[in-house]
């Protein structure tokens, strides 16, 4: 020096003036200060917090997970390991339980795809070896085949729920019900069990608002022990968006980064000056731990391989 | 923000219980028939099954990730 690989990190900052949103302080003209969008905020890919459905239970269908140990609120995730595959290696991938519990499938080719049998050889005997074809000729392969074993799943979702206002036609038909109980207990089914006077459908009308929820958390940052990690304890600090037609922006100066051109001074390289770019994916919407997708020919560190100088 | 579905020839749909040749109607192109059209007959073109990527001996059809398009989520009652 070139190829790959595996982990990490940033993706913007300062300062002015104007503008918008939250929160606090004085003060009723306002003013003043702090704070405001991401590593994915992106996937109707998963786990759950938390809301509701009664204050109910059993089963049964569905649907998920799989080696073996640990983490984790838990999870299909994350560590470590064991085994199998791919690669020269580093490293990757894994749908890794069961084919005697059962049923099934392998086009063409070939003699032959299950207990069948074709050529050569050898044998008491298709007894035993090889050859032709085919991915596979076997008491073997397929279970991302049905499926069967072992654990686990109610269900809906912040537009979930709560509350308050305002207006109209609490109109109007049909079914089925009021102890012969319709319906309902929120994916579907069966059964207990419990509430029940209305239930459901279609047509029509009336609103289309205001709050809440809504941000302190399974937080978060540092040290010190422990663990081989994942991670977990223990002290000590710290509070960092909450919009609702959807706020966080828009100029301008400056330094950082990246490119580039001149000059210096130089062992690698380093200074100084002009110019040009903020550029890629892309914007919270209940919240949280993952895991997948998208980007920047960006920066650091560790391993492999190959080449070349000392 | 949560959710239900869909993608196969120019169009409109079969096909998916894996079997290697992917079809059917319409439209287009040819050629017959007809004076001529149209109808009708016959041929003949036309396809990475939305994209990758995995299971298998084989994938439109089974599994996984993405890509586009569609629709539906308030209250009075």
């Nucleotide at each position: 020096c070139g190829a790959g690989u595996a982990g990490g990190g940033a993706g913007g900052g300062g300062c002015a003036u104007c503008g918008c949103c939250g929160g606090u302080c004085u003060c009723c003209g306002a003013g003043a200060u702090c704070g405001g969008a991401g590593g994915a905020a992106g996937g109707u890919c998963c786990g759950g917090a938390c809301a509701c459905c009664a204050u109910g239970g059993g089963g049964c269908a569905c649907c998920g997970u799989a080696g073996c140990g640990g983490g984790u609120a838990a999870c299909g995730c994350c560590c470590g390991u064991c085994c199998a595959c791919u690669g020269c290696g580093a490293a990757g991938u894994g749908a890794g339980g069961a084919c005697u519990a059962g049923u099934g499938g392998a086009a063409c080719a070939g003699a032959g795809a299950c207990g069948a049998g074709c050529c050569g050889g050898u044998u008491g005997a298709g007894u035993c070896c090889g050859g032709u074809u085919g991915a596979a000729a076997c008491g073997g392969c397929c279970a991302a085949a049905c499926u069967c074993u072992a654990c686990g799943g109610g269900g809906u979702g912040c537009a979930a729920g709560c509350u308050c206002a305002a207006a109209u036609a609490g109109g109007c038909a049909u079914a089925c019900g009021u102890u012969u109980g319709a319906c309902c207990c929120u994916c579907g089914c069966c059964u207990u069990g419990g509430g029940g006077a209305g239930u459901a459908u279609g047509c029509g009308g009336g609103u289309a608002g205001a709050g809440u929820g809504c941000u302190g958390g399974a937080g978060g940052a540092u040290u010190u022990g422990g663990g081989u990690a994942a991670c977990g304890a223990a002290a000590u600090c710290c509070c960092u968006a909450g919009a609702u037609g959807a706020a966080u922006g828009a100029u301008g100066c400056c330094a950082u980064c990246c490119u580039u051109u001149u000059c210096c001074c130089u062992u690698g390289g380093g200074g100084a000056a002009g110019a040009g770019g903020g550029a890629a994916c892309a914007g919270a919407a209940u919240c949280c731990g993952g895991c997948c997708u998208a980007c920047u020919c960006c920066c650091c560190u560790g391993c492999u391989c190959g080449g070349u100088u000392u | 923000g949560g959710g239900a579905c869909a993608a196969u020839a120019g169009c409109u749909c079969a096909g998916u219980u894996g079997g290697u040749u992917a079809g059917a109607g319409c439209u287009c192109c040819c050629g017959g028939c007809u004076c001529a059209u149209a109808a009708c007959c016959g041929g003949a073109u036309g396809g990475u099954c939305g994209u990758a990527g995995g299971u298998u001996c084989a994938a439109a059809u089974c599994c996984u990730a993405c890509u586009u398009g569609u629709c539906c989520c308030a209250c009075c009652a």